This is a predicted structure of a 158-nucleotide RNA (Lysine riboswitch aptamer) from uncultured Succiniclasticum sp. Its Rfam family is "Lysine riboswitch aptamer". From the family's description: Riboswitches are metabolite binding domains within certain messenger RNAs that serve as precision sensors for their corresponding targets. The organism belongs to Succiniclasticum, within Bacteria.
RNA sequence: GAUAGAGGCGCGGCGUUCAAGAGUAUCCUGCGGAGAGGCAUCGGUGAGGCAGGCGAAAGGGGACGCUGCCGAAGGGACCGGACCGGCGGGUUCUGUCUACUGGGCCUGCCGUGAACAAUGACAGGACUGUCGCUGCCGCGCGGCAGCGGAGAGCUAUC
Numbered sequence: 001g002a003u004a005g006a007g008g009c010g011c012g013g014c015g016u017u018c019a020a021g022a023g024u025a026u027c028c029u030g031c032g033g034a035g036a037g038g039c040a041u042c043g044g045u046g047a048g049g050c051a052g053g054c055g056a057a058a059g060g061g062g063a064c065g066c067u068g069c070c071g072a073a074g075g076g077a078c079c080g081g082a083c084c085g086g087c088g089g090g091u092u093c094u095g096u097c098u099a100c101u102g103g104g105c106c107u108g109c110c111g112u113g114a115a116c117a118a119u120g121a122c123a124g125g126a127c128u129g130u131c132g133c134u135g136c137c138g139c140g141c142g143g144c145a146g147c148g149g150a151g152a153g154c155u156a157u158c
Stems, first nucleotide, its partner, number of pairs: 001158005008070001010069009027053005035042002038087002073101002075098004080093005102128002105125004110120003130149008
């Protein structure tokens, strides 16, 4: 340098289905009568509100299946595109840069979210895999304990 592997509630993608979203939004009818909105604007050609009627969807989640994988992947920054928009703002996609993060879990707090689901960032905690150092046991392979590091790592073969 090349190839192949390991960590487990392991990391992503897609499809089907179910619940929830929600009896919500929109729309229609009636009452009512001047406000609604962050701004721009909209409003007696009827605002906010109340009652009745018809009545969704998206993102996210569970289950099952298929599939790509082990920097799997995620985050951060920047340019650009698309969409919701009139703006503010937000969502999403591609690319570039970044050695920020070994991995999953729990707790706190903030954000996104309808949410008590889930998820992102930060902080803390034990657990786990891996290597190093130290000590003990063991004939050896190795085992146990403690401390520490990071995936640019570790193991195997060439």